[in-house]
RNA sequence: GCCCCCAUCGUCUAGCGGUCUAGGACAUUGGCCUUUCACGCCAAAGACACCAGUUCGAAUCUGGUUGGGGGCGCCA
Numbered sequence: 001g002c003c004c005c006c007a008u009c010g011u012c013u014a015g016c017g018g019u020c021u022a023g024g025a026c027a028u029u030g031g032c033c034u035u036u037c038a039c040g041c042c043a044a045a046g047a048c049a050c051c052a053g054u055u056c057g058a059a060u061c062u063g064g065u066u067g068g069g070g071g072c073g074c075c076a
Stems, first nucleotide, its partner, number of pairs: 001072007010026004018056001028044005049065005
């Protein structure tokens, strides 16, 4: 330098154009329960890496950027 793959709550993940102003688990916070703690139950807060494009409609498709991983090449 070229090619391929990946990027979603704090962490792990669901998502396959209209169900999504985005769901689940763990963690966190509050409440209930308990003599107390733990367990259990209920609730809350919490994310689509960024910029464009296509489309009536984009987390989803396309291009670019950034970051991560892999392969190839160069390295006199």